RNA sequence: CCCCGAUAAAGCCAACCUUCUCGCAUGAGGGGGGCGGAAAGUUACGGGUCUUUACUCCUCAAAACCAACAGAAGAUGGCCGAACUGCCGAA
Numbered sequence: 001c002c003c004c005g006a007u008a009a010a011g012c013c014a015a016c017c018u019u020c021u022c023g024c025a026u027g028a029g030g031g032g033g034g035c036g037g038a039a040a041g042u043u044a045c046g047g048g049u050c051u052u053u054a055c056u057c058c059u060c061a062a063a064a065c066c067a068a069c070a071g072a073a074g075a076u077g078g079c080c081g082a083a084c085u086g087c088c089g090a091a
Stems, first nucleotide, its partner, number of pairs: 004089002012037002016033007035078001041084003045081003048076006
């Protein structure tokens, strides 16, 4: 240095609940508690999932409701892959 990851040490992050704010929604940010995490650090490049929505199509007497494909715009890095970076040091 690499692999690896401890009932080690020092710190770090925060699912979910709750509260406040923002957003059409998914969701995002701050406070309190704390499921868990060795990349739960960063990046939407590939796949997945979720939300909003015009058009088209289908159904219907009509309205309403429901569902699917694809498009557009978003979200998720604590869904997976990938890229880049990083703390500690027992076996």
Molecule: c-di-GMP-I riboswitch aptamer
Organism: Deltaproteobacteria bacterium